[in-house]
RNA sequence: CGAGCCGGGCGGACGGCCGCGUGGAGUCCCCUUGACGGGGGGCUUCCCGAGGAACGUCCGGGCUCCACAGGGCAGGGUGGUGGCUAACGGCCACCCGGGGUGACCCGCGGGACAGUGCCACAGAAAGCAGACCGCCGGGGACCUCGGUCCUCGGUAAGGGUGAAACGGUGGUGUAAGAGACCACCAGUGCCCAGGGUGACCUGGGCAGCUAGGUAAACCCCACCCGGAGCAAGGUCAAAAGGGAACCCCAGGGUUCCUGCGCGGACGUUCGAGGGCUGCCCGCCCGAGUCCGCGGGUAGACCGCACGAGGCCGACGGCAACGCCGGCCCUAGAUGGAUGGCCGUCGCCCGGCGCUCCGCGAGGAGCACCGGGAACAGAACCCGGCGUACAGCCCGACUCGUCUG
Numbered sequence: 001c002g003a004g005c006c007g008g009g010c011g012g013a014c015g016g017c018c019g020c021g022u023g024g025a026g027u028c029c030c031c032u033u034g035a036c037g038g039g040g041g042g043c044u045u046c047c048c049g050a051g052g053a054a055c056g057u058c059c060g061g062g063c064u065c066c067a068c069a070g071g072g073c074a075g076g077g078u079g080g081u082g083g084c085u086a087a088c089g090g091c092c093a094c095c096c097g098g099g100g101u102g103a104c105c106c107g108c109g110g111g112a113c114a115g116u117g118c119c120a121c122a123g124a125a126a127g128c129a130g131a132c133c134g135c136c137g138g139g140g141a142c143c144u145c146g147g148u149c150c151u152c153g154g155u156a157a158g159g160g161u162g163a164a165a166c167g168g169u170g171g172u173g174u175a176a177g178a179g180a181c182c183a184c185c186a187g188u189g190c191c192c193a194g195g196g197u198g199a200c201c202u203g204g205g206c207a208g209c210u211a212g213g214u215a216a217a218c219c220c221c222a223c224c225c226g227g228a229g230c231a232a233g234g235u236c237a238a239a240a241g242g243g244a245a246c247c248c249c250a251g252g253g254u255u256c257c258u259g260c261g262c263g264g265a266c267g268u269u270c271g272a273g274g275g276c277u278g279c280c281c282g283c284c285c286g287a288g289u290c291c292g293c294g295g296g297u298a299g300a301c302c303g304c305a306c307g308a309g310g311c312c313g314a315c316g317g318c319a320a321c322g323c324c325g326g327c328c329c330u331a332g333a334u335g336g337a338u339g340g341c342c343g344u345c346g347c348c349c350g351g352c353g354c355u356c357c358g359c360g361a362g363g364a365g366c367a368c369c370g371g372g373a374a375c376a377g378a379a380c381c382c383g384g385c386g387u388a389c390a391g392c393c394c395g396a397c398u399c400g401u402c403u404g
Stems, first nucleotide, its partner, number of pairs: 001400004006395005012345007020049002023046010051375001055386002058384005063229004070281004075225005080094005095109001096107004110220002115218002117214003132159002134155009167185006186210001188207008233302004241258007260294007273285004309328005315322002347372005353366005
């Protein structure tokens, strides 16, 4: 210098003018009341005001309710070991297997000896096999005396088919062969020693000779899992009234409780109806429940942001992360806010020129002109994963080339 691989960060800045949203402070005005009290509007000013993914809705939680909360089946999830975490299918480290020269990357990583399936075509044969071409032996026939054909038996070492053919190489042995036997190797099983928390690794020995693959097929095994979800769930108002308390100028105002009208069916402990959000058992709630007709309301508020929170540092840990100390409060809308214009600078691409540094390979900077700038918008919150992203910066490592 080029190529690669891994990790982290930014993703425009500043100024001016006008304009938005929540909250705080100050101030002015309006309605109601006799007053207390209650309700509404304007102006000024201050703090704060989208993201690394706010996207996907794929996981896990907090929170709310069922609900006081059991068991079983179904169903779902995960799958090497050890850690982290509130938890997870996440993250960290390691083991084994595979890919790569390498840095590194990948893994639906338990079980095929519980069982059931599947392995097309080709091939003799793909679960106990199998004889197409072959090799060997016996008998018979022919014969140009090399051999050919038929039949019986042995054989699976050679050739062929295939992704894969019942271990591989070399030998002994045999009529010809074959783990039939032997040496070495691979695999499988077992034993011992050492290392490691462990998955496993290294070394040594023994044995029988040895069909495989597929569970990302069904399945088996181990471990885990209540359900529904902020449109969760609450409060107020309203409906025609009724009741209680306080104030009172007796007209009324405020607060709280109850709660719409008519008809019908069933029911009130001999239990109507309902719940445990798939089913069953079991358990629980229960004096009202349901149907028809008519009336009122469709509005306001809470939930709603102090959090498994953010930032900085010390210590422990290979790391994920933990613990301690200090500092900080950073949107909460509800047809849904943060925008528009201008200027300067910065960034990227192209054109063109100049200056400087270095022994060198090479590097740095300046001016002018033109163009461009990604993915994308909170809605209860948080931890992850996945996806999208113009351009830029920082760091570690690997390989190649060149120079001193």